Molecule: small-subunit ribosomal RNA
Organism: soil metagenome
RNA sequence: AUGAAGGGUUUGAUCCUGGCUCAGAGCGAACGUUGGCGGCGUGGAUGAGGCAUGCAAGUCGAGCGAGAAACGGGGGGCAACCCCCGGAGUAAAGCGGCGAAAGGGUGAGUAACGCGUAGGCAAUCCACCUCCGAGACCGGGACAACCCCUCGAAAGGGGGGCUAAUACCGGGUACGCCCCGCGGGGGGCAUCCUCCGCGGGGGAGACGGCGGGGAUCCUUCGGGACCCGCUGCUCGGGGAAGAGCCUGCGUCCCAUCAGCUUGUUGGCGGGGUCAUGGCCCACCAAGGCGAUGACGGGUAGCCGGCCUGAGAGGGUGGUCGGCCACACUGGGACUGAGACACUGCCCAGACUCCUACGGGAGGCUGCAGUCGAGGAUCUUCCGCAAUGGGCGAAAGCCUGACGGAGCGACGCCGCGUGGGGGAUGAAGGCCUUCGGGUUGUAAACCCCUGUCACCCGUUAUGAACGCUGCCGGGUUAAUCGCCCGGUGGUUGACAAAGGCGGGAGAGGAAGCCCCGGCUAACUACGUGCCAGCAGCCGCGGUAAAACGUAGGGGGCAAACGUUGCUCGGAAUCACUGGGCGUAAAGCGCACGUAGGCGGUCCCGUAAGUCGGGUGUGAAAGACCGCGGCCUAACCGCGGAACCGCGUCCGAAACUGCGGGACUCGAGGACGGGAGGGGAGAGUGGAACUCCUGGUGGAGCGGUGAAAUGCGUAGAUAUCAGGAGGAACGCCGGCGGCGAAAGCGACUCUCUGGUCCGUCCCUGACGCUGAGGUGCGAAAGCUGGGGGAGCAAACGGGAUUAGAUACCCCGGUAGUCCCAGCUGUAAACGAUGGGCACUAGAUAGGAGGGGCUCCGAUGGCUCUUUCUGUCGUAGCUAACGCGUUAAGUGCCCCGCCUGGGGAGUAUGCUCGCAAGGGUAAAACUCAAAGGAAUUGACGGGGGCUCACACAAGCGGUGGAGCAUGUGGUUCAAUUCGAAGCAACGCGAAGAACCUUACCUGGGUUUGACAUGCGCGGAUUAGCCUCCCGAAAGGGAGGGUCCGCCCGAAAGGGUGGAACGUGCACAGGUGUUGCAUGGCUGUCGUCAGCUCGUGUCGUGAGAUGUUGGGUUAAGUCCCGUAACGAGCGAAACCCCUGUUCCUAGUUGCGACCGGGUCGAGCCGAGCACUCUAGGAAGACUGCCGCUGUUAAGGCGGAGGAAGGUGGGGAUGACGUCAAGUCAUCAUGGCCCUUAUGCCCAGGGCGACACACGUGCUACAAUGGCCGGUACAACGGGUCCCGAAACCGCGAGGUCAAGGCAAUCCCUUGAAAGCCGGCCCCAGUUCAGAUCGGAGGCUGCAACUCGCCUCCGUGAAGUCGGAAUCGCUAGUAAUCGCGGAUCAGCCACGCCGCGGUGAAUAUGUUCCUGAGCCUUGUACACACCGCCCGUCAAGCCACGAAAGCCGGGACUGCCUGAAGUCGCGCGUCCAACCGCAAGGGGGGCAGCGCCGACGGCAAGCUCGGUGAUUGGGACUAAGUCGUAACAAGGUAGCCGUAGGGGAACCUGCGGCUGGAUCACCUCCUU
Repeated sequence: AUGAAGGGUUUGAUCCUGGCUCAGAGCGAACGUUGGCGGCGUGGAUGAGGCAUGCAAGUCGAGCGAGAAACGGGGGGCAACCCCCGGAGUAAAGCGGCGAAAGGGUGAGUAACGCGUAGGCAAUCCACCUCCGAGACCGGGACAACCCCUCGAAAGGGGGGCUAAUACCGGGUACGCCCCGCGGGGGGCAUCCUCCGCGGGGGAGACGGCGGGGAUCCUUCGGGACCCGCUGCUCGGGGAAGAGCCUGCGUCCCAUCAGCUUGUUGGCGGGGUCAUGGCCCACCAAGGCGAUGACGGGUAGCCGGCCUGAGAGGGUGGUCGGCCACACUGGGACUGAGACACUGCCCAGACUCCUACGGGAGGCUGCAGUCGAGGAUCUUCCGCAAUGGGCGAAAGCCUGACGGAGCGACGCCGCGUGGGGGAUGAAGGCCUUCGGGUUGUAAACCCCUGUCACCCGUUAUGAACGCUGCCGGGUUAAUCGCCCGGUGGUUGACAAAGGCGGGAGAGGAAGCCCCGGCUAACUACGUGCCAGCAGCCGCGGUAAAACGUAGGGGGCAAACGUUGCUCGGAAUCACUGGGCGUAAAGCGCACGUAGGCGGUCCCGUAAGUCGGGUGUGAAAGACCGCGGCCUAACCGCGGAACCGCGUCCGAAACUGCGGGACUCGAGGACGGGAGGGGAGAGUGGAACUCCUGGUGGAGCGGUGAAAUGCGUAGAUAUCAGGAGGAACGCCGGCGGCGAAAGCGACUCUCUGGUCCGUCCCUGACGCUGAGGUGCGAAAGCUGGGGGAGCAAACGGGAUUAGAUACCCCGGUAGUCCCAGCUGUAAACGAUGGGCACUAGAUAGGAGGGGCUCCGAUGGCUCUUUCUGUCGUAGCUAACGCGUUAAGUGCCCCGCCUGGGGAGUAUGCUCGCAAGGGUAAAACUCAAAGGAAUUGACGGGGGCUCACACAAGCGGUGGAGCAUGUGGUUCAAUUCGAAGCAACGCGAAGAACCUUACCUGGGUUUGACAUGCGCGGAUUAGCCUCCCGAAAGGGAGGGUCCGCCCGAAAGGGUGGAACGUGCACAGGUGUUGCAUGGCUGUCGUCAGCUCGUGUCGUGAGAUGUUGGGUUAAGUCCCGUAACGAGCGAAACCCCUGUUCCUAGUUGCGACCGGGUCGAGCCGAGCACUCUAGGAAGACUGCCGCUGUUAAGGCGGAGGAAGGUGGGGAUGACGUCAAGUCAUCAUGGCCCUUAUGCCCAGGGCGACACACGUGCUACAAUGGCCGGUACAACGGGUCCCGAAACCGCGAGGUCAAGGCAAUCCCUUGAAAGCCGGCCCCAGUUCAGAUCGGAGGCUGCAACUCGCCUCCGUGAAGUCGGAAUCGCUAGUAAUCGCGGAUCAGCCACGCCGCGGUGAAUAUGUUCCUGAGCCUUGUACACACCGCCCGUCAAGCCACGAAAGCCGGGACUGCCUGAAGUCGCGCGUCCAACCGCAAGGGGGGCAGCGCCGACGGCAAGCUCGGUGAUUGGGACUAAGUCGUAACAAGGUAGCCGUAGGGGAACCUGCGGCUGGAUCACCUCCUU
């Protein structure tokens, strides 16, 4: 010393930049819901808009004169009435004095010496108060009031007459005072100030007032003079408090306000003022102010303070305090000590009111109150009791200042709405997995307490002055008076307040917001992108913790939220404390003005700086301490602090200033060097085009391909000659020069800069540079030349859907020169300039030195300068920078502050124009961005795979038929599947059934499960009958079991079926986008990850990349990685060889028997085979190759060779892929129906379209005859032999077989042998149709299969397009099986038979893997995204004009009023006997002068037909510009063109991909 937090939001993720937003505190607040009490505060922020009514400044009789009335009493009078006394020397009014300039209100104006702070006045004033000195003498004349007359409606006057004073005037006097002059002393910052002396001059007064005294004097007899006291007065000097003026410093925004100024700046003289001054005037001079922001515009009272903040700062100026300004608006003066005067005056204006229309009156921004406007701000209260103020000698009067009360939760603070006990954890609510949980000790209930509010009683402080009765003391000669003390009396608005005591009773007192994240607090229901929410991100499209409600919960609490505003967070304007290579940001470059900054040493100075003292920094507030109200808020006292300014003293390091010196900064000199540096003049060759001539003879040219174009009038090509213009090949190089732009043939002339060497000269002469000035590519402009080539525009040809483009043929401005203008570029290193410091390595250009060498070239080395690359430390968000810094420091300049709007509008300025410079706002968005990461993608690259292509064989697409789908139709054609990866798919069997659909008929505890209540022989099952299509309904007959009692009959009880009722069942109803499970697909692709370590701020990387190799992330090598897992492989199954075991149902060799024949039999298991086991193959061996590796190639052996063939096996994940209709399942929905049953129909429809198949189109075929060889399988309501019947399907009978036995099963078919057919819509093909049959089945009409006879369609090999297959494969041939009564199976799943062709290869198509690159993509290219047009809406600009505000200039008019003049007129004070004079007043005139008027402009705002672009909006239209080489790389400037994005020309940039080359770097 007490103080500092961040979060959300850009992305798939990350870091950074950056904006938006939230949490905090505050408020003179308002609004919504709610509201018990008290204390202390606080309350018209808007219309400085208008105001009814009352009150807010009077007082003094002890300054003065005059002086009522009502009423009471008395008297007079006939009465009206009059008089006297009291009321009363009162009221009201007047003269005079003081006050009214304070107090109170407000914030309009004011950007100013207004305020703040520190000073100055030697340039000043000051009533009342106070102190001191001196004094108060002699006179005079009026004016109000009052009386009379008179004008006016009124307000108000006019005339005449009387009168007092502390009102007014004259004279005298003058301690001191003022002025002038002289002399002397002292002081000061200039003018000057001050003191003393002398002389001269000038200027005052109220002998008042009050009280008292009584000796002397006077008296109108009241008293006065006189004395004392008090008070008042005059002159002078001081004090206090206050005021005026001056000065330094500080005090908002706009430069799209840059120049302003004539009383302006100064002087001399004067006026004016209390006082300085150009404040005012005359004259003279021509100055004064300004980028350190004048002038102009906008806004604003300033401060102490208040809010916020860690602070610095930012915001603010309400209440309280200080200052200022204002008082209906504008102007003006008067009075006064003080005013240009809030409740005074005059004038003008607007407004309101009165009026007799002639004139008048008024000013709440005092207190209260009212209207208006507004989101919004109070009582027409009480009292002078206290504090303070005015007057008064005093009593006292006045005081809307003030003290209080009232209203408002407006704020702060305090208190209460109860405390303790109380679990079957009540009921109710909500949720629920139905068990329970929660509300919740919460309530009830029991025991208490008594705050606040309520009732009753009682009582303190604010009160002490003052006044007054009495007593004592002091002063005085004494009294009075005055002063001091004591004692008694008197004064309270607040206040029914507060305190205290008593009473009663839990009784009267809780709400508001929130609960997706930030941010503390979750469930249910409702809703269904609706209704709504929202501070930001964002929620809501059928399970919403985000909407609404409820329950529960969280927060705060007499409040809680919302809105508005301020600060904070925001280091987001950065002084503390930011940045500018790519995020916003370095001027295109230089020269240079002001300014800023500045080398070494010495001396001086003391402005800055530092130390100490001192003055000030008001009070209040804030802070600390203590104290007073019960506490707190609030209040009192004390302290510290107030970071500032002044002043005095001191220090002298640093900066400044003055002086002196120096050489290293800078410059110069001398000697050398390199160079496309600049300007001018001249010269040259190559190429090109044109012209002339020759040769020549059909094309040339151009493109992806073409065409336009040129050419037989002779092109192109070629030769010769000539002309012209522009540009300068090779050298040439990340080489050189220049500040940048930029500079390239050669020669000459002129000229700038730079480097090196010498260390000779000057002596800080330096750096930067706001303004300023110059230079400044290309395009463009003006004038004049020139014009070969090229080439915007333009014409034509192509391309294309179009092609205002890309390509082609032409072609004009222009490109070139001279003179002038323009002044911009990706004018870039996207990097301002200067100086210094901080490792190196390497390469190149230009110099110098040393060594080496006989010497040249050269080599080594040191050094200066320039140009590159790599790199250390460090820096950076990263990329990267890195002695050429983006490192470390210093100095100066420029620039930035979210994106869009917009480098736009407007204004100004420059330009001939085009346009440039400067440069906003409304509105809108929650981002826009940078770098890097992982993916994905590319009409990017590399490597490599796959029947991906190619090679090849066969198909599909055409036909007929089958089947599935779309569509259509229908009462219904149930549903699902939808690119690959839906479509012979779910369906491995739709005539009924299935069946989910339709029509009709029925049924309701249900066809099915469980439980409960009642009934339970009345009925079910069973039999018979009736209705019916059936389902179903109805009728009749007969019938149960266990236990107990009983002999039995029977009774009791329990139970099943069943009936009835209730819970419930049921649903192929919905959601595959709520799900499980299962499946498809990428893909049998080779990938996908983890642990630890390491690297990176991080996402992440590494490992997994690289070199080889493999089918493979397979293996090897390398390696900041080392290992591991899921995948691959292997293990498993089938198959290929052999062996072992076993030998029936299998086998058949040997032996025997036997048959027409046959393993038929005995015997046997050798072989085949069966099915269990084992072996075998591992690049193991050899050679070559490769890196000594992994491996590759070839070979041997082997049945098999490099994973032998096939299968099973499918990583992390993707597709919200598929399935709620297999099943399961959450939610929702239906419950006499969306459930259940039945009959019939439909799922089979048919003008079409598609997919998948079958059969074909024929001769490698068809048909006929003969003949050969399988395997896998299946079989008991089944396979079914043989035999017989039938042409056949099939039938009859029936052996055998539960199966290596019997059967399907035959000799399988293709094949092979033989024959016919002879190329034909056929002896091909078989659709369709007719007829006759068979079989299954309850039943073949819709709608089965098969057979026979007959019929014989399309079709002659299939457009665009497209599919499969790499070997026992394709192709082709048949066989079996599941489902199944049968079958629409040509499907599917299997089996074997016969059995090819081709692969040069990886350019292309498709898909995939790895590496790399670009990216504006990340729902990831089916991505993103641009502009016109159309529509809606919003704000803005322009605009003929129209309307209004503000400031100003000139002129006109000229009120009031000050000042000046004032010869007219009036006049008491003095002089004078008077006349008159002196002096004064008034009118009048003049200067100035407000309002007003005229005129020309300036400026700001509103509005405006129309117009321009801009922002936003739902899925509109046209194209495709940009992002991947975005399909013509993009972008910048400029110019032209075009519906639009854009295109093209010229120059520039890389912030361009790719390939090659060069250079450079690393090793």